The RNA shown here (Glycine riboswitch aptamer) has 88 nucleotides and comes from a marine sediment metagenome. The sequence is in RNAcentral, with records from MGnify. The prediction has a mean pLDDT of 78.
RNA sequence: CAGAACUCUGGAAAGUUUUUUAAUAAACACCGAAGGGGCAAUUUCCCAUGCUGGAAAAAAUCUCUCAGGUAAAAAAGACAGAGUAGGA
Numbered sequence: 001c002a003g004a005a006c007u008c009u010g011g012a013a014a015g016u017u018u019u020u021u022a023a024u025a026a027a028c029a030c031c032g033a034a035g036g037g038g039c040a041a042u043u044u045c046c047c048a049u050g051c052u053g054g055a056a057a058a059a060a061u062c063u064c065u066c067a068g069g070u071a072a073a074a075a076a077g078a079c080a081g082a083g084u085a086g087g088a
Base pairs, nucleotide, nucleotide: 001087006083007082008081009080010079015028017027018026019025029070030069031068035066036064037063038062042057043056044055045054046053047050
C1' cells in the first nucleotide's frame, strides 16, 4: 500500500391495508441498498465489406422486481469510517 475475509460503528426506501387465528398464510397495493437478471460507450473476431452486416466480451446507486423487504422494535442492509491477521 491494493483486493478479499473478520470485528466494531454509522446506514435509506416502501402497508400500523383487507381476510384469517396472535404468529403464520392468502389477496391486493408498494420499495430497491443482501443476492440475482438486463443494457451503453468501447474492444475483438468473421466475410458477402455494409443505406441499418453478423457474433462475442463489456459498468453502475441506471433498469427489471425473480429473490428479499414494506407501523414501531428486532433481524437484514449496498455503501462508508476505524481496527486486526495474512500477503506484497